[in-house]
RNA sequence: ACCACGAAACGGCAAACCGGCGGGAACGCCGCGACGCAAAGCUUCCGGUCCUAACCUCGUCUGAGACAGCGCUCUCAUGCGGGACGGAUAGCGGAGCCGCCGAA
Numbered sequence: 001a002c003c004a005c006g007a008a009a010c011g012g013c014a015a016a017c018c019g020g021c022g023g024g025a026a027c028g029c030c031g032c033g034a035c036g037c038a039a040a041g042c043u044u045c046c047g048g049u050c051c052u053a054a055c056c057u058c059g060u061c062u063g064a065g066a067c068a069g070c071g072c073u074c075u076c077a078u079g080c081g082g083g084a085c086g087g088a089u090a091g092c093g094g095a096g097c098c099g100c101c102g103a104a
Stems, first nucleotide, its partner, number of pairs: 005102002012037002018031005035091001041097003045094003048089004056083005062077005
């Protein structure tokens, strides 16, 4: 000096709660505050989890309309459920990048 590792020290970060602001939501930012953290520094590339107003789509309830009339018909609207697009989480894990200190 490097790789692994994680004692100590100098320091660093800051969960929940509460207040303010932003967002439709997950959640974020600021303040307060410390549960924890040796990468709790950075990046959504992979997996997980969460959200999903509007737009698109599938199913379904109800209502209205179309057709001379009927309805396993068609159209539209509201509600509910699912999906896609999209988003959140780096303090869920993996991966990549960068980095402080130096006992065993």
Predicted 3D model of a 104-nucleotide RNA (c-di-GMP-I riboswitch aptamer) from an Alphaproteobacteria bacterium. Rfam family: c-di-GMP-I riboswitch aptamer. About the family: GEMM was predicted in a large-scale screen for bacterial structured RNA regulatory elements. It was read from a public genome assembly, where an Rfam model found it.